[in-house]
Two RNAs folded together computationally: RNase P RNA and transfer RNA, 442 nucleotides in total. Rfam match: Bacterial RNase P class A. Gene Ontology terms of the family: dimeric ribonuclease P complex, ribonuclease P activity and tRNA processing. By type it is a ribozyme. Model confidence (mean pLDDT): 79 of 100.
RNA sequence: AGUCAGCCAGGCAAUCGCUGCGCGCAAGCGUGGAGGAAAGUCCGGGCUCCAAGGGCGAGGUGCCAGGUAACCCCUGGGGGGCGUGAGCCCACGGAAAGUGCAACAGAAAGCAAACCGCCUAAGCCCCUCUUCCGAGGGGCCGGUAAGGGUGAAAGGGUGCGGUAAGAGCGCACCGCGCCGGUGGCAACACUCGGCGGCACGGCAAACCCCACCUGGAGCAAGGCCAAAUAGGGGAGCAAGCGGACGGAUCUUCGGAUCUGCACCGCGCGUGCGGCCCGCACGUGCUCCCGGGUAGGUCGCUAGAGGCGCGCGGCGACGCGCGCCCCAGAUGAAUGAUUGCCCACGACAGAACCCGGCUUAUCGGCUGACU
RNA sequence: GCUGGUGUAGCUCAGGGGUAGAGCAGCGGUUUUGUAAACCGCCGGUCGCAAGUUCGAAUCUUGUCACCAGCU
Numbered sequence: 001a002g003u004c005a006g007c008c009a010g011g012c013a014a015u016c017g018c019u020g021c022g023c024g025c026a027a028g029c030g031u032g033g034a035g036g037a038a039a040g041u042c043c044g045g046g047c048u049c050c051a052a053g054g055g056c057g058a059g060g061u062g063c064c065a066g067g068u069a070a071c072c073c074c075u076g077g078g079g080g081g082c083g084u085g086a087g088c089c090c091a092c093g094g095a096a097a098g099u100g101c102a103a104c105a106g107a108a109a110g111c112a113a114a115c116c117g118c119c120u121a122a123g124c125c126c127c128u129c130u131u132c133c134g135a136g137g138g139g140c141c142g143g144u145a146a147g148g149g150u151g152a153a154a155g156g157g158u159g160c161g162g163u164a165a166g167a168g169c170g171c172a173c174c175g176c177g178c179c180g181g182u183g184g185c186a187a188c189a190c191u192c193g194g195c196g197g198c199a200c201g202g203c204a205a206a207c208c209c210c211a212c213c214u215g216g217a218g219c220a221a222g223g224c225c226a227a228a229u230a231g232g233g234g235a236g237c238a239a240g241c242g243g244a245c246g247g248a249u250c251u252u253c254g255g256a257u258c259u260g261c262a263c264c265g266c267g268c269g270u271g272c273g274g275c276c277c278g279c280a281c282g283u284g285c286u287c288c289c290g291g292g293u294a295g296g297u298c299g300c301u302a303g304a305g306g307c308g309c310g311c312g313g314c315g316a317c318g319c320g321c322g323c324c325c326c327a328g329a330u331g332a333a334u335g336a337u338u339g340c341c342c343a344c345g346a347c348a349g350a351a352c353c354c355g356g357c358u359u360a361u362c363g364g365c366u367g368a369c370u
Numbered sequence: 371g372c373u374g375g376u377g378u379a380g381c382u383c384a385g386g387g388g389u390a391g392a393g394c395a396g397c398g399g400u401u402u403u404g405u406a407a408a409c410c411g412c413c414g415g416u417c418g419c420a421a422g423u424u425c426g427a428a429u430c431u432u433g434u435c436a437c438c439a440g441c442u
Stems, first nucleotide, its partner, number of pairs: 001370008010341007018033006035347001039358002042356005047218004058214005063077005078092001079090004093209002098207002100203002115148002117144003123140007156174006175198001176196005181190003222298004232289006240266004245260006267283006305324008342345001371441007380394004388425001396412005418434005
């Protein structure tokens, strides 16, 4: 100068409060009272209700082996990448099952492709020279993936040979693929053996294929107790009647019967009142049953809990023993003031509970390593 | 507390791997005595932010931020 792992998260005292629990008739006393992330709600579970017979679909995971209640988590290993290094990072199955995508540029972009360049050996035509064998030049038909240029990407690399020029065309080395062998539980590895001139480019965080996993909703889940008012059912008591209107059934189409009630009248009841008139309100009252709401209560914190020791394991972790109890509210507590000290104090606050991941975070300490 | 959705021009919205678009608004011009309307042209974009996959990301994936809606 860095890398990794772990820990702390201002401290102490006094006074006054807030809140859960216990004791107490009360006053009060005793005792507990935020975090490493309580956060994001991104994964995985517990718990509760609903559904549960199978399939399709949908979603997720994805090198291997372990750990775990489970995991998009953790540990160890393999492979790849970055770094001088300690170390860090990786959605890391399949593109020789299928379908699809690749704009622009470029001649050609997916069983490759001749723009420039290089070559005219073979075939045809023309011209010139000719010692009549042929030589040179041009054109046609062509060859060529070495070189240039385009692109993110142009179908192994280097060298030698070879050729008209070239080219795995041939060879050597390197790389690649397939088969076998050896080591390893496996992923995979190998200074191992053989075969193949190379056929097999990229994208699956495109559809898809393969293997495995997943029922849905969430504590505002859900259980219990349960008021007033309204409505449902039952029993008892009771004073209703008429008109108008609506509905149903029957009909000789004139109407008849049943029924409901927001309207009107009479009656009745209640209140004002000693009584009448009058006014206002009501047209049922009482009891019982059951459901739901407000409200209350449970769920609610003793748990895949914490600490210590021992044992097993490289490790994640597991097993055994001992000790401990460490917030539980429901308008929602965990604060304020003062004094002293220092390194001058960050991010942030429970709301059913756990295991992870991710994100935010002043400063400091410890250990190992480069 | 739980659950779902949306962020693209000043506003309202398209675009779902290949140079970011439409309508309204704004600016300039034509027309008119002048204005409006109409017509023509123009301006205007960290696609909320940051990483990753890919040759290439507004679009696909992950993280994060903001806003909106529903459940007592």